A computed fold for a 128-nucleotide RNA from a soil metagenome, annotated as FMN riboswitch aptamer (RFN element). Its Rfam family is "FMN riboswitch aptamer (RFN element)". About the family: The RFN element is a highly conserved domain that is found frequently in the 5'-untranslated regions of prokaryotic mRNAs that encode for flavin mononucleotide (FMN) biosynthesis and transport proteins.
RNA sequence: AUCUUUGGGGCGGGGUGCAAUUCCCCACUGGCGGUAAAGCCCGCUACUUCCGGAGCUCCUUUGCGGAGCCUCAGGAACUGAACCGGUGAGACUCCGGUGCCAACGGUAUAGUCCGGACGGGAAAAGGU
Numbered sequence: 001a002u003c004u005u006u007g008g009g010g011c012g013g014g015g016u017g018c019a020a021u022u023c024c025c026c027a028c029u030g031g032c033g034g035u036a037a038a039g040c041c042c043g044c045u046a047c048u049u050c051c052g053g054a055g056c057u058c059c060u061u062u063g064c065g066g067a068g069c070c071u072c073a074g075g076a077a078c079u080g081a082a083c084c085g086g087u088g089a090g091a092c093u094c095c096g097g098u099g100c101c102a103a104c105g106g107u108a109u110a111g112u113c114c115g116g117a118c119g120g121g122a123a124a125a126g127g128u
Stems, first nucleotide, its partner, number of pairs: 001128006012026004027112002029102002031044004039100002048077004053072002055069005082098005104115003
């Protein structure tokens, strides 16, 4: 460099109600790289928004002039949360304790259901 494969988990019980896996009480889950082993330290991905390029469609005074789509590769912006004690050379990562956080659309208000998504992807492993 190229090809192949892999690449996100979790609502169980009770209460209220016409209706809630969405509210209330308890429960449960934790992508990728770095670093003393990390959801909450640093960085990245996905979601969302924007930009300009290619493509496609349309308009046109025929001037690669204008508009749209959001299909493809790229760039930018945005997006949450941790402390205390212990061990140690070193830990906001381990051990003990107590906390906190979780895109958008749908629906009785959703980290856990359904949907975009049989998608995309940080990256990991293997082959040449």